Small-subunit ribosomal RNA from an uncultured bacterium, 1450 nucleotides, folded computationally.
The sequence is in RNAcentral, with records from ENA and Greengenes.
Its Rfam family is "Bacterial small subunit ribosomal RNA".
RNA sequence: AGAGUUUGAUCCUGGCUCAGGAUGAACGCUGGCGGUCGGCCUAACACAUGCAAGUCGAACGGGCUCUUCGGAGCUAGUGGCGGACGGGUGAGUAAAGCGUGAGAAUCUGCCCUCAGGAUGGGGACAACGGUUGGAAACGACCGCUAAUACCCAAUGUGCCGAAAGGUGAAAGAUUUAUCGUCUGAGGAGGAGCUCGCGUCUGAUUAGCUAGUAGGUGUGGUAAGAGCGCACCUAGGCAUCGAUCAGUAGCUGUUCUGAGAGGAAGAGCAGCCACACUGGGACUGAGACACGGCCCAGACUCCUACGGGAGGCAGCAGUGGGGAAUUUUCCGCAAUGGGCGAAAGCCUGACGGAGCCAGACCGCGUGAGGGAAGAAGGUCUUUGGAUCGUAAACCUCUUUUCUCAAGGAAGAAUUUUGACGGUACUUGAGGAAUCAGCAUCGGCUAACUCCGUGCCAGCAGCCGCGGUAAGACGGAGGAUGCAAGCGUUAUCCGGAAUUAUUGGGCGUAAAGCGUCCGCAGGUGGUGAAUCAAGUCUGCGGUUAAAGGCAGGAGCUCAACUCCUGUAAGGCCGUGGAAACUGAGACACUAGAGGAUGGUAGGGGUAGAGGGAAUUCCCAGUGUAGCGGUGAAAUGCGUAGAGAUUGGGAAGAACACCGGUGGCGAAAGCGCUCUACUGGACCAUAACUGACACUCAGAGGACGAAAGCUAGGGGAGCGAAAGGGAUUAGAUACCCCUGUAGUCCUAGCCGUAAACGAUGGAUACUAGGCGUUGAGAGUAUCGACCCUCUCAGUGCCGAAGCUAACGCGUUAAGUAUCCCGCCUGGGGAGUACGCACGCAAGUGUGAAACUCAAAGGAAUUGACGGGGGCCCGCACAAGCGGUGGAGGAUGUGGUUUAAUUCGAUGCAACGCGAAGAACCUUACCAGGGCUUGACAUGUCCGGAAUCUCGGUGAAAGCCGGGAGUGCCUUCGGGAACCGGAACACAGGUGGUGCAUGGCUGUCGUCAGCUCGUGUCGUGAGAUGUUGGGUUAAGUCCCGCAACGAGCGCAACCCUUGUCAUUAAUUGCCAUCAUUUAGUUGGGCACUUUAAUGAGACUGCCGGUGACAAACCGGAGGAAGGUGGGGAUGACGUCAAGUCCUCAUGGCCCUUAUGGGUAGGGCUUCACACGUCAUACAAUGGCGCGUACAGAGGGUUGCCAACCGGUAACGGGGAGCCAAUCCCAGAAAGCGCGUCGUAGUCCGGAUUGUUCUCUGCAACUCGAGAGCAUGAAGUCGGAAUCGCUAGUAAUCGCGGAUCAGCAUGCCGCGGUGAAUACGUUCCCGGGCCUUGUACACACCGCCCGUCACAUCACGAAAGUCGAUUGUACCGGAAGCCGGUCGCCCAACCUUCGGGGGGGAGCCGUCCAUGGUAUGGUUGGCAAUUGGGGUGAAGUCGUAACAAGGUAACCGUA
Repeated sequence: AGAGUUUGAUCCUGGCUCAGGAUGAACGCUGGCGGUCGGCCUAACACAUGCAAGUCGAACGGGCUCUUCGGAGCUAGUGGCGGACGGGUGAGUAAAGCGUGAGAAUCUGCCCUCAGGAUGGGGACAACGGUUGGAAACGACCGCUAAUACCCAAUGUGCCGAAAGGUGAAAGAUUUAUCGUCUGAGGAGGAGCUCGCGUCUGAUUAGCUAGUAGGUGUGGUAAGAGCGCACCUAGGCAUCGAUCAGUAGCUGUUCUGAGAGGAAGAGCAGCCACACUGGGACUGAGACACGGCCCAGACUCCUACGGGAGGCAGCAGUGGGGAAUUUUCCGCAAUGGGCGAAAGCCUGACGGAGCCAGACCGCGUGAGGGAAGAAGGUCUUUGGAUCGUAAACCUCUUUUCUCAAGGAAGAAUUUUGACGGUACUUGAGGAAUCAGCAUCGGCUAACUCCGUGCCAGCAGCCGCGGUAAGACGGAGGAUGCAAGCGUUAUCCGGAAUUAUUGGGCGUAAAGCGUCCGCAGGUGGUGAAUCAAGUCUGCGGUUAAAGGCAGGAGCUCAACUCCUGUAAGGCCGUGGAAACUGAGACACUAGAGGAUGGUAGGGGUAGAGGGAAUUCCCAGUGUAGCGGUGAAAUGCGUAGAGAUUGGGAAGAACACCGGUGGCGAAAGCGCUCUACUGGACCAUAACUGACACUCAGAGGACGAAAGCUAGGGGAGCGAAAGGGAUUAGAUACCCCUGUAGUCCUAGCCGUAAACGAUGGAUACUAGGCGUUGAGAGUAUCGACCCUCUCAGUGCCGAAGCUAACGCGUUAAGUAUCCCGCCUGGGGAGUACGCACGCAAGUGUGAAACUCAAAGGAAUUGACGGGGGCCCGCACAAGCGGUGGAGGAUGUGGUUUAAUUCGAUGCAACGCGAAGAACCUUACCAGGGCUUGACAUGUCCGGAAUCUCGGUGAAAGCCGGGAGUGCCUUCGGGAACCGGAACACAGGUGGUGCAUGGCUGUCGUCAGCUCGUGUCGUGAGAUGUUGGGUUAAGUCCCGCAACGAGCGCAACCCUUGUCAUUAAUUGCCAUCAUUUAGUUGGGCACUUUAAUGAGACUGCCGGUGACAAACCGGAGGAAGGUGGGGAUGACGUCAAGUCCUCAUGGCCCUUAUGGGUAGGGCUUCACACGUCAUACAAUGGCGCGUACAGAGGGUUGCCAACCGGUAACGGGGAGCCAAUCCCAGAAAGCGCGUCGUAGUCCGGAUUGUUCUCUGCAACUCGAGAGCAUGAAGUCGGAAUCGCUAGUAAUCGCGGAUCAGCAUGCCGCGGUGAAUACGUUCCCGGGCCUUGUACACACCGCCCGUCACAUCACGAAAGUCGAUUGUACCGGAAGCCGGUCGCCCAACCUUCGGGGGGGAGCCGUCCAUGGUAUGGUUGGCAAUUGGGGUGAAGUCGUAACAAGGUAACCGUA
């Protein structure tokens, strides 16, 4: 310090997540030791038991025990001091608190210092004794008694009072030295009170307050005060947040962070509050009192039922709650506290130990050597690699461990040590007692195998898992940390993701619709003053602990101790005066005002005008009009529409008209008039900062729609009706048409109210327009030209920006003020409140859910976007398919099986260039198991041939013949049989694990790279542009310059010629023959080898002086001459594991191998591809002519013979330019048929044959005779073809025993048409839009149905809390008090003073009644919302999304 995650990729915005640190933690696995700390965060829930506050006999009387009779000890009670400290907890509390800093009107036991005093009296009450009540707790009455208990008098510094005067203390004890006691003054420490500042969230809490705010008087308190009361005044608090609601003890500090901050407030320390809940006082120096009292309430316990007792939020401990937190331990030895003169007693404070890896720190589990790199595990390409110097083994050490011996400090101070026989020291023993946890896809260090198969599971985020998972589970290995390691929870960080430091608002979230304007904030120039801010010196304080720096002590560290010390805050007190501020003075550049001009759809009101539309009347006139993509509804013979004239009404104002004008915005457009607001220009006499911006203070305006009332209503036109369209059409289109649109008055207050850009001021290059005004120049004048100011536009510099873009009209550079934003959805929704007649508007959440949502730009793809171009793409033609019967393939169906694959184009006469058996992979049988085939080992035998039985065969069971070759004589090679094991074998699965091959876009013209340049980047440029081409073909231009794969050419074939050659080919000339038959010849034809030829080369025109195009000449051929081969980068997880090869997986007496039979040939049906036809351009018969390219020895087969024929016999020739297949057919000539289901057509069937073949039943082909079906040119739709092509005619070949309408070839005859590119399809280039990128077969919206989750409303119901009114009123303080009672003092002895109980009253807790507020739980039903792999209906949005989309409104 960053990283992952939105995309195909990029940059940005933005959220989510991770790596770090921390904890009073918990959970899982594991666990050796020590030190130092910590340990109910939940139920302030309830508590058994024990202990936690007593002490003093030197205050007092009594009692008891002991006695050496001197006394000693113990003690209930009276009395004193202490139980207000110490210890616990954090419920309450947002201020009665806390922190910090000041302050005045106070008190203070014990302690310290100082001053002074203590004289004389008196009366009681406990204990005790007696009587007595009660279960108990606890009492009642009578009697006795002491004191440092109580009372009186005296004295008295003091206090009150102006004074007079009043008031007002004391106590003794003992060991004789002290202690205690009273009064006063002071101190220290403690306590109470007051004030400034600071101290959480919510405004969907905006008003609160009657003792309330103040005064006077009085009371009260230790003390000020409405603290209480009476009276008077009407104040006080609050947007600088009162009141209310929620939450919370506060702080020193702790955690985190670079810091600023954020979060927390365990332990330790300070303060506060509380002590079962609520109230109350008493005592006291101090309490409204944790282990005191009284009352009320709840709860628990005892009870004899009459009454009583209790309060662990002290230490242990129990139950309960909970994820979770310890021993009913030891000791007062230390420190501290209470009492005491002291000894001492008490002390669950405290000191220690115990439990717990809860945290931090330290140590150990050995060290050195040791390669046969052991065994074993894991992986493996089988070679090896790795665990791994790791182990074993050798040497060494003893921290730790066990045992034994010694043994502290902590004690100041005579005694006294819980810890503790502890720490520590020494000795002995022996490597001996001691390693786990998590992770290993990326982030993030660390990788393989097996299992599993979207299952089981993982997961912090992204995401893994659907048969080869580095992500699940296990194993091996590795990495990290280590007595721990992971997980979970929480806090800070990273997060500049609330931004003071340190963010933003044109399009990502974000500028209020606009303006005015109070408070507030900010504010021009000059010279002085002050000193609030600011800066600075000094002083006080900010407890200790903690932190930081230095040092010291425990062996180190943690820990502890010592010394020093900030920064910052608050307070006080000096100084400075630049800046801000304050009050006063001055100025004129901001602002205003004045004078003179100017432009304008600025506003309001009134008046006027013409064109158009509709309606009414009248004339002319006749059959249509209107409307649409096409129609129909509608109007019209009762006269429409058209046309002419007249009239009426309402609304809007053509041309001018313009990125022109005005206005704050909304908005404003015929003309004239009246009233009226603002702006600009010029001038520079006036004022003198008067300014800017403005809140969830206030006000005004505010399109359209909408609302209320009254008018008006021509056209248009929500709703509604009708007609169309459509699968539907509650729409788009058409015909009607009501509200409305218009006016007046009033509401509403919203819009994509947009420049998606708040206002003001200043500064920072220009260029070109335009509006208004002015100046200069020029002119007679107006123009023109130059300049200035104010507006309004375009383009651009710097700069800014994520980019797009902005750019003196800023989105630049700065200042000031306001508004607003903080992931998407839920949602601008719910609830609450305000406004509104309503519609609704303003304000405005949460639960829940997702890991994105989004901006700009890039490359593609796509568009029922655009431009250019091409193609048998359309068009123009010719012939077909779709109809028929047949052939063939497929689907489906059937079946034991109908083997498998191919499935839009690009599967379907496809794999298959040929299924009767075989093929064959399928089915049902009967059989084989090292196997039909390969290699290795052993044994036997040559091989081979043959026979018998059984059987459908395979197979099984037997018999015979036969002895080969080489040899170093051991044996060996090939072959056969047998045995056992390694293995063979698989057309079994996966083409979505693969290679190879192939199809397709497409023979389309594209696809890329290097360097350079541009861009933050993805990328762009080049490759775009202007021409041209079949072509990214070529030329020109250009921040590009070059290059590669493609195109073209090179290759084959065909067309012309030449040369060479001349058999089997050819024959002009010579001879010859039936015949190129033979001699001869090689001119011609032909054959087959080599060459030539064509290149836009030449001419003319067009074009840019180019490339090229058009025309022409010559030429066999002309612009690629025709045809073929040749298929760029890539796409389709295209096809193929059944050609072959191949990784995993699967089968192994079977999914292997062999066998015979069946099936692949089924048949209601549907589709594709073909052949044949429907006839006369034909059929049939007879005669007759002309090819090319092939094939042939397991072959082609001549002549001749037989048969009607298929074919048979026969056998010549030919391994082929020689012989054969082999008669080519259409054609031509003649004849016949005469438009018919025919002399067309040939299916089907019967029958007789032929051929192949072991074998034609399922299931071959052919021949003859007989039979003679559908079909008379084919609906919607659809295919091929641009020239030797289509069409038509036959021939050959591969496969093959046989089987061809299929396939691959060959030649014969031989057309028509193309205006052209609007449209359909496909493609190329450029451009545009995009919410698509699995890329339009895309994306995506809403209702409904189902499941589930959270939420809102809801009759009500159950609480909590709070207010008001009233009732009632315990205990208690205070006040009153007839009567009653009473030791001290006074008394004249009567009584008085004073006190008490009781009663009454004020106040008041719990409680009760009534009625409100706030808030929560539950709730029939109901509402929308979220989520969910496959549901339904449509198709709203994204492309012109097929009606552009969106905003407001109805």